Background
Predicted 3D model of a 154-nucleotide RNA (SAM riboswitch aptamer (S box leader)) from a soil metagenome. Its Rfam family is "SAM riboswitch aptamer (S box leader)". Rfam links the family to the GO term regulation of gene expression. Clan: SAM clan. The prediction has a mean pLDDT of 77.
RNA sequence: CUCAUCCAGAGGGGUGGAGGGAACGGCCCGAUGAAGCCCCGGCAACCAUCACGUUGACGCGUCGCAGCUCGUCGCCAGUGCUGCCAUAGCAGCGAGGUCGUCACGUGACAGGUGCCAACUCCGGCCCGCGGCGUCAGCCGCUGGGGCAGAUGAG
Repeated sequence: CUCAUCCAGAGGGGUGGAGGGAACGGCCCGAUGAAGCCCCGGCAACCAUCACGUUGACGCGUCGCAGCUCGUCGCCAGUGCUGCCAUAGCAGCGAGGUCGUCACGUGACAGGUGCCAACUCCGGCCCGCGGCGUCAGCCGCUGGGGCAGAUGAG
């Protein structure tokens, strides 16, 4: 810098000893013990990993061979056209294979992070709706967006 998410959820002990909730304005939390540090526990599922799929894209493969084409084909996997070739048909034997990648979705797990007062605690800037007004504006809303921030991934 980019993208996603942010009205859900989850705390005890020890230590420490006055701050903390990012900043500002509020409003809160805090000596019934703040921050920090340590231990244990928990929440969640962003990333990783694994499995699955009436999903999508691409790749590869499937016709005797080659090219093109298409596909409610995928390893027990082919149609059409053109050309080439001539046991290409039938039967048997053997070997190998039993699609791949990405995206999306669902589920599992808990490895890497994160988190465990209050919607990100609320607000500022713009807009909407309602109310009041002395026409300056003010107040309200589980309102919408923005700014700022947090976390993850790159």